[in-house]
């Protein structure tokens, strides 16, 4: 370089679907007063706002899970910097992309932080499971057991 392994493996994608939420919102009416929203800038508000109660009416992103399918096995995630590009009056916020560091897998548990969350995602520790090498016992033609390493790795060529 090329071909390949791992196993509750990993993502793209469509669909269905909890849940978010009877919230947000919008209408209508009680009943009441002088503020209300915002980071600024401004906007609203005695034509009665804002907060409260009652009724109709009622989503939507973010972020999950199923299954099919596609494409993989640094698959992929997370965090750093950069640059573009969208939104936005401005601050500011978001997406991609490129690079870089970390992290073999997946489970489960404890704590923390994200979150609307008992879902889920990261960080760290703990628990057994594994894939893979090295070394070491023991047994035999292939295993087990034990210590150590880990994807810049292992296997063939």
């Nucleotide at each position: 370089g090329u071909a390949g392994a791992g196993g509750u493996g990993c993502a793209g994608u469509a669909a269905u679907u909890a849940a978010a939420a009877g919230u947000a919102c919008u209408u209508g009416a009680a009943a009441g007063u002088a503020g209300u929203c915002g980071g600024c800038a401004g906007a609203u508000a005695a034509u009665g706002a804002u907060a409260u109660u009652c009724a109709a009416g009622g989503a939507a992103a973010g972020g999950g899970a199923u299954u099919g399918u596609u494409g993989c096995c640094g698959a992929a995630a997370a965090g750093g910097u950069a640059a573009u590009c969208u939104u936005g009056g401005c601050a500011a916020a978001g997406a991609u992309u490129a690079u870089u560091u970390u992290u073999g897998g997946g489970g489960u548990u404890a704590u923390g932080c994200a979150u609307a969350a008992u879902a889920u995602g990261c960080a760290u520790g703990g628990c057994a499971c594994u894939g893979u090498c090295a070394c070491u016992u023991a047994a035999u033609u292939u295993u087990a057991a034990g210590u150590g390493g880990u994807g810049a790795g292992c296997u063939a060529c």